Context: one part of a larger RNA
RNA sequence: GGAUGAACGCUGGCGGCGUGCCUAACACAUGCAAGUCGAGCGGAGUUUAGAAGAAGUACUUGUACGGAAUUUAAACUUAGCGGCGGACGGGUGAGUAACACGUGAGCAACCUGCCUUUCACUGUGGAAUAACAGCGGGAAACCGUUGCUAAUACCGCAUAAUGUCUUAACCGGGCAUCCGGACUAGACCAAAGAUUUAUCGGUGAAAGAUGGGCUCGCGUCCGAUUAGUUAGUUGGUGGGGUAAUGGCCUACCAAGACCGCGAUCGGUAGCCGAACUGAGAGGUUGAUCGGCCACAUUGGGACUGAGACACGGCCCAGACUCCUACGGGAGGCAGCAGUGGGGAAUAUUGGGCAAUGGGCGCAAGCCUGACCCAGCAACGCCGCGUGAAGGAUGAAGGUCUUCGGAUUGUAAACUUCUUUGGUCAGGGACGAAACAAAUGACGGUACCUGAAGAACAAGCCACGGCUAACUACGUGCCAGCAGCCGCGGUAAUACGUAGGUGGCGAGCGUUAUCC
Repeated sequence: GGAUGAACGCUGGCGGCGUGCCUAACACAUGCAAGUCGAGCGGAGUUUAGAAGAAGUACUUGUACGGAAUUUAAACUUAGCGGCGGACGGGUGAGUAACACGUGAGCAACCUGCCUUUCACUGUGGAAUAACAGCGGGAAACCGUUGCUAAUACCGCAUAAUGUCUUAACCGGGCAUCCGGACUAGACCAAAGAUUUAUCGGUGAAAGAUGGGCUCGCGUCCGAUUAGUUAGUUGGUGGGGUAAUGGCCUACCAAGACCGCGAUCGGUAGCCGAACUGAGAGGUUGAUCGGCCACAUUGGGACUGAGACACGGCCCAGACUCCUACGGGAGGCAGCAGUGGGGAAUAUUGGGCAAUGGGCGCAAGCCUGACCCAGCAACGCCGCGUGAAGGAUGAAGGUCUUCGGAUUGUAAACUUCUUUGGUCAGGGACGAAACAAAUGACGGUACCUGAAGAACAAGCCACGGCUAACUACGUGCCAGCAGCCGCGGUAAUACGUAGGUGGCGAGCGUUAUCC
């Protein structure tokens, strides 16, 4: 000198774009953050229209009024069963020195819902269960039992190959196990309907795309005041397990495996694209944005599923908090706001789904604290303003003085002019696209036009040398200053104040850290 997610002191006008718990992965009140589909299903309810019409009232005794229960149709709502999604998106960096990450390869050892393409199919039966109703238990959370019912829920049968398995032999290729192709025979395996008749679905197979899984080469902090480490350990065989290879697991057998090119142990740490700095080499960092990983109160476990060993799912154990009728239950902000606490220190319990994107749905649409916006903070970068021109009796005042004057200083006053920002009034967007129409939170915002009026808007630090900028007074090794050298003991350009000057400027200085 540059830089910062900064903090502190003094000061503070506006706008644009960014950024904002670095500390306690501390504890959390409250609200919201993942739903959706009635075009899968049976119910329940509401409204409207229609049919028929009880009790009752009036009397003219067979009419009128009245409308319960019942039923048909349509529209709407949705607790439950069912489907898809809750594995994405969002947060955090505790752990991790590791195939975690980066980079380059490999899988002849693998999986892939939704999406795209192609081929083939969608036949026929059955048994349940929630909801609901009855009874019962419990303070509650909730639960038991009996009975009824539906489905794109569940289970048979049929059909069956280019699928899977077994069998036999052939051709070609390779990278050891093998891979590809054609082929003989046998066995096994599927489906679901809805509808406004346009379509949307379902099943099997092949391929693609996307996403993942696994393996390997190389790279990846400090300590030797850590030198030996290791029994599923290293390898093999059989078996199990997985989508898949593998001590991944298990039984047996062998005795190996790693290490001074640093094993093991200890400490520290998420990694990278990148960021800062530097002429570069390099050094430092890993906030925001993007990629990957790990975690979700602590530890463990599996279930479901294409995908999880699952932040707002389940089970168990621990700690903590809450409710309780003491028998038993409920909870998890490292989502967005917000609270307490910690701290030098870090924001609103805001608006909207208008845009972009996501989930569900044929769609209309619903949901979306993702996101888009607004609010707070000079926290950062950038831009603008606080007026411009003229103006000498060089006014007054201040300061200094050799008392003549010098300086503040064209500075002010005064004259002429301008009106950015701010104020008032009028107009007023782009962002909106998807057939047309409709649709804007931001926002009456940006912007445009007009009006008044210099009016409402400057500070901070320094002035001995380094280092741009000097005098007076006060103080008297005191009070104090200080980054280094050093200054202060009676004329201090170094302390304090004033005038003046220098630097930067809505900032200026200090502290901390990196180069």